[in-house]
RNA sequence: CUCUUAUUUAGAGAGGUGGAGGGACUGGCCCUAUGAAACCCGGCAACCACGAUUUUUAUCGAAGGUGCUAAUUCCAGCAGUACAUAUUGUACUGAAAGAUGAGAG
Numbered sequence: 001c002u003c004u005u006a007u008u009u010a011g012a013g014a015g016g017u018g019g020a021g022g023g024a025c026u027g028g029c030c031c032u033a034u035g036a037a038a039c040c041c042g043g044c045a046a047c048c049a050c051g052a053u054u055u056u057u058a059u060c061g062a063a064g065g066u067g068c069u070a071a072u073u074c075c076a077g078c079a080g081u082a083c084a085u086a087u088u089g090u091a092c093u094g095a096a097a098g099a100u101g102a103g104a105g
Base pairs, nucleotide, nucleotide: 001105002104003103004102005101006100007099008098013041015040016039017038021031022030023029025077026076027075028074042069043068044067047065048064050061051060052059053058073097078094079093080092081091082090083089084088
């Protein structure tokens, strides 16, 4: 990097260093010197591993490997349905894309 598969409306600091950017992409809309990214500490979660219990295709725990810690994956991006309107808009459903875990190449 590619493929398979599961999850993706829950949860998580008024800490330290740092100094201007960040929210994948595009369009919106936001966050940010009342300090961005990044790193450290703290925290959340429980995918893998591990342990316990037995409800064994389960439940609980959390010291290991990841992950996460503004806004639903911030919203939309493609298709369909319904309603209102006819420049389009709103609601819902599904997909695509993205993210993370596990496995394979």
Model confidence (mean pLDDT): 83 of 100.
This is a predicted structure of a 105-nucleotide RNA (SAM riboswitch aptamer (S box leader)) from Natronincola peptidivorans.
Rfam family: SAM riboswitch aptamer (S box leader). Its family is annotated with regulation of gene expression in the Gene Ontology.
The sequence is in RNAcentral, with records from Rfam.